[in-house]
RNA sequence: GCCGAUAUAGCUCAGUUGGUAGAGCAGCUCAUUCGUAAUGAGCAGGUCUGGAGUUCGAGCCUCCAUAUCGGCU
Numbered sequence: 001g002c003c004g005a006u007a008u009a010g011c012u013c014a015g016u017u018g019g020u021a022g023a024g025c026a027g028c029u030c031a032u033u034c035g036u037a038a039u040g041a042g043c044a045g046g047u048c049u050g051g052a053g054u055u056c057g058a059g060c061c062u063c064c065a066u067a068u069c070g071g072c073u
Base pairs, nucleotide, nucleotide: 001072002071003070004069005068006067007066010025011024012023013022019056027043028042029041030040031039049065050064051063052062053061
């Protein structure tokens, strides 16, 4: 230099040919217990890497950039 993959909650990851963003673990509260753990119920946590475009509508489609990983030279 060229090609490809990935980027979504604190962490690990889903998200169906575009239609108001979810799970598990972790955190907080309550119940249970003599108490703790475990268990059960609930709550909170996101501008989906950044920008532009298409569209009534974008995590998803198009383009550019950034970061990480892999391959080729």
Predicted 3D model of a 73-nucleotide RNA (transfer RNA) from an uncultured Candidatus Melainabacteria bacterium. Its mean pLDDT, the model's own confidence on a scale to 100, is 81. It matches the Rfam family "tRNA". About the family: Transfer RNA (tRNA) molecules are approximately 80 nucleotides in length. By type it is a transfer RNA. It was read from a public genome assembly.